Context: one part of a larger RNA
RNA sequence: GGACGAACGCUGGCGGCGUGCCUAACACAUGCAAGUCGAACGGAGCAGCUUUCCAGCUUGCUGGAGAUCCUGCUUAGUGGCGAACGGGUGAGUAACACGUGGGCAACCUGCCCGGAAGACCGGGAUAACAACCCGAAAGGGUUGCUAAUACCGGAUAUCUACAAUAAGUCGCAUGACUUUUUGUAGAAAGGUUAAUUCCGCUUCCGGAUGGGCCCGCGUCCCAUUAGCUAGUUGGUGAGGUAACGGCUCACCAAGGCGACGAUGGGUAGCUGGUCUGAGAGGACGAUCAGCCACACUGGAACUGAGACACGGUCCAGACUCCUACGGGAGGCAGCAGUGGGGAAUCUUGCGCAAUGGGCGAAAGCCUGACGCAGCAACGCCGCGUGAACGAUGAAGGCCUUCGGGUCGUAAAGUUCUGUCAGGGGGGACGAAUAAUGACGGUACCCCCAGAGGAAGCCCCGGCUAACUACGUGCCAGCAGCCGCGGUAACACGUAGGGGGCGAGCGUUGUCC
Numbered sequence: 001g002g003a004c005g006a007a008c009g010c011u012g013g014c015g016g017c018g019u020g021c022c023u024a025a026c027a028c029a030u031g032c033a034a035g036u037c038g039a040a041c042g043g044a045g046c047a048g049c050u051u052u053c054c055a056g057c058u059u060g061c062u063g064g065a066g067a068u069c070c071u072g073c074u075u076a077g078u079g080g081c082g083a084a085c086g087g088g089u090g091a092g093u094a095a096c097a098c099g100u101g102g103g104c105a106a107c108c109u110g111c112c113c114g115g116a117a118g119a120c121c122g123g124g125a126u127a128a129c130a131a132c133c134c135g136a137a138a139g140g141g142u143u144g145c146u147a148a149u150a151c152c153g154g155a156u157a158u159c160u161a162c163a164a165u166a167a168g169u170c171g172c173a174u175g176a177c178u179u180u181u182u183g184u185a186g187a188a189a190g191g192u193u194a195a196u197u198c199c200g201c202u203u204c205c206g207g208a209u210g211g212g213c214c215c216g217c218g219u220c221c222c223a224u225u226a227g228c229u230a231g232u233u234g235g236u237g238a239g240g241u242a243a244c245g246g247c248u249c250a251c252c253a254a255g256g257c258g259a260c261g262a263u264g265g266g267u268a269g270c271u272g273g274u275c276u277g278a279g280a281g282g283a284c285g286a287u288c289a290g291c292c293a294c295a296c297u298g299g300a301a302c303u304g305a306g307a308c309a310c311g312g313u314c315c316a317g318a319c320u321c322c323u324a325c326g327g328g329a330g331g332c333a334g335c336a337g338u339g340g341g342g343a344a345u346c347u348u349g350c351g352c353a354a355u356g357g358g359c360g361a362a363a364g365c366c367u368g369a370c371g372c373a374g375c376a377a378c379g380c381c382g383c384g385u386g387a388a389c390g391a392u393g394a395a396g397g398c399c400u401u402c403g404g405g406u407c408g409u410a411a412a413g414u415u416c417u418g419u420c421a422g423g424g425g426g427g428a429c430g431a432a433u434a435a436u437g438a439c440g441g442u443a444c445c446c447c448c449a450g451a452g453g454a455a456g457c458c459c460c461g462g463c464u465a466a467c468u469a470c471g472u473g474c475c476a477g478c479a480g481c482c483g484c485g486g487u488a489a490c491a492c493g494u495a496g497g498g499g500g501c502g503a504g505c506g507u508u509g510u511c512c
Stems, first nucleotide, its partner, number of pairs: 001512004006508005013383006019376002021341001026339003030336003035081003040078002043075006050067008088294003098218007107211002112207007120154004129144006159186006166179005190199002220266003227257003232254008269291004273284004296317005319330004347373001349372003355369001356367004386416004396407004420453001422448005430439001456501005461482003467496005477484002
């Protein structure tokens, strides 16, 4: 000098764009943050249509009760898809975690795309519901009834899997692929429409996307850490997995790693990047983007294409809450917000209008993702606080050698201008328009009035740009270094003057 997610002191007009718990991965009141589909299903409720009966009578209307078909709306439950994304945090992790380059002839992939073929015949349940019962509650039990795109059995098999079989092509090894024959095993679901309309269902092949696993290289400090290791290293067999593998197990062998730093300890999420620097390098890893890990602490599996699952389940623990003392409920490192910690970090806002996501045939619903607004000079950038003229160089302040000098064209005054702020009028783009705008009556445009409402902070001994007076008297104080202050202090304090930067200016901290 530059930089900052900064803080502190003094000061503070406007706008745009960004940024905003770096500390306690401390504890959390309250609200919201993941639902959706009635075109999968049976009910229930409400309204209506049709119709039967009864009553009243203005003889075709009103009211009541019932039935069935249908229609519309709502929806607790069964079922499907989603909830594994999106959002947060950085605790752990020195590791194939990340980066980079490869490999899988050792793998999976819902929804999506292309292609081939198919969907036949049956069955038994169960929630909802009803009745009864238990419980303070959370919730639960028994009996009875019912549906499905829920569940199960059988058929069929282009096809696929497995086993056997024969032949061929190819490969870097294990081997891969194609074809022939035989055997065994394996499917399915319907809904909707005016419609053979559309959406679904099953099996298989291919693609796309996303993932899993393996390997080379790279990735902080300490040797005042020198030895470490029993599933340890390898083999055989088995189990397990989507898949290779000591991943797990049985048996066998005795190996494996290490000064090219094993093991241990400390520290730390990694990267694209950011800051600095001429570069080499050094430091860092906020925001944004990619990957990883975690979700009160520890452990575990279930469901599922996908989790060992932030707003799922179970167990244990700590903590908090409710309780009728028998027993229950909870997890903000989602968005706001609270307490606490701290030098320090925001609103319990608006909207799904846009973009994106989930569900749905669609209408649409949901979306604290997101888009916006609010707060904060926290940062960067832009603008303003007026312009021109104006000397008897006014008054006043300060200094003075008392002549004067200086603040100083500065002010006053005169003539103007109208940014921003203020008042009035108009008024968007973003919307892809048939409709639909939170922002927002915002931006922007026009008009009006009027210099009015808008300047401070630090410094002036040398480094380093800017000097005098008074006060003080090694006191009070200053100070980044050198050093100032003990009676004329350009170094302390105040004033005048000056220098620097300017809605900021200084200080502190950290990095280069």
The part of an RNA shown here (small-subunit ribosomal RNA, 5' domain) has 512 nucleotides and comes from an uncultured bacterium.
The RNAcentral record of the full RNA draws on ENA, Greengenes and SILVA.
Its Rfam family is "Bacterial small subunit ribosomal RNA". Gene Ontology terms of the family: structural constituent of ribosome and ribosome.
Model confidence (mean pLDDT): 87 of 100.